The RNA shown here (transfer RNA) has 73 nucleotides and comes from a Candidatus Aenigmatarchaeota archaeon.
RNA sequence: AGCCCUGUAGCAUAGAGGCCAAGUGUUCCCGGCUCUGGACCGGGAGACCCAGGUUCGAAUCCUGGCAGGGCUA
Numbered sequence: 001a002g003c004c005c006u007g008u009a010g011c012a013u014a015g016a017g018g019c020c021a022a023g024u025g026u027u028c029c030c031g032g033c034u035c036u037g038g039a040c041c042g043g044g045a046g047a048c049c050c051a052g053g054u055u056c057g058a059a060u061c062c063u064g065g066c067a068g069g070g071c072u073a
Stems, first nucleotide, its partner, number of pairs: 001072007010026004018056001027045006049065005
């Protein structure tokens, strides 16, 4: 320098154009239970890498950028 893949809560992941004001597990906070803690039960907080474009509608498709990984030189 070129090519390919990936990017969603603190962490791990689902999603394949509308059924989603984004689900699940874990973590964290509150409460219940308990002598206390754990386990268990209930409730709550928290995310689409950035900017454009396409579309009636984008986490999803396209372009560029950024970051990470891989291959080639």

Annotation:
The source organism's lineage runs through Archaea, Nanobdellati and Candidatus Aenigmatarchaeota. The sequence is in RNAcentral, with records from ENA. Rfam family: tRNA. Rfam describes the family as follows. Transfer RNA (tRNA) molecules are approximately 80 nucleotides in length.